A computed fold for a 97-nucleotide RNA from Bacillaceae bacterium JMAK1, annotated as Guanidine-I riboswitch aptamer. Rfam family: Guanidine-I riboswitch aptamer. For this family Rfam cites "Structural basis for guanidine sensing by the ykkC family of riboswitches" (Battaglia et al., RNA, 2017). The sequence was found by an Rfam model in a public genome assembly. Lineage of the source: Bacteria > Bacillati > Bacillota > Caryophanales > Bacillaceae.
[in-house]
Formats: sequence, structure tokens, C1' cells
RNA sequence: AAAAACACUUUCUAGGGUUCCGCUCGAUGAGGUCUGGUCCGAGGGAAAGUGCAGCACUCCAAUGUGCUGUUCACGGAGGGAGAAAAGCCCGGGAGAU
Repeated sequence: AAAAACACUUUCUAGGGUUCCGCUCGAUGAGGUCUGGUCCGAGGGAAAGUGCAGCACUCCAAUGUGCUGUUCACGGAGGGAGAAAAGCCCGGGAGAU
């Protein structure tokens, strides 16, 4: 000094809190120091799909079909957000190696 389709979507999970529901209580209220339902939810978690790349086949070509690949990934503090918080977002950031 150092590129990237190190992509995207959906469903879910680890995790997260407390608007609503439920629950609890000394009950016009309070409580998440309540298992839960709803809710938020992963770059570094899972699955599926789309996409992308390579190869093969078909084809004048475009297109189509099939197979394969889509790796790796230590990490604050601080700030942001519909009630709030978080492995969310800033952010594959600062920094470390």
C1' cells in the first nucleotide's frame, strides 16, 4: 500500500428490550429485578431462493439446460432509532493482526 456480486430477498435462530396483550402487586397506579404472545434482530449465525462467476451440452447467434463455486472474518468506546434495547444501523468503521 492492497481489489471484490466479500451481492440481494424471504423465513428462522442466538440475542434484545417493554409500546400492546398476558402475568404479578399494596391496583384510577406500578412492575421486564415477569416464563411468555406481539415486536426488534445478525457482515463476522442457519436454511431456501434470486443473482453473480466458471465449465459442459444445445444453438449461426440470442436464449436455454446441467454441474460446480460464492471463501475468510479478532474488534472497542461513542453515537442513532416508532416503546425500548440489542449480536440492529454508523460498521467488514476506529483499532489490532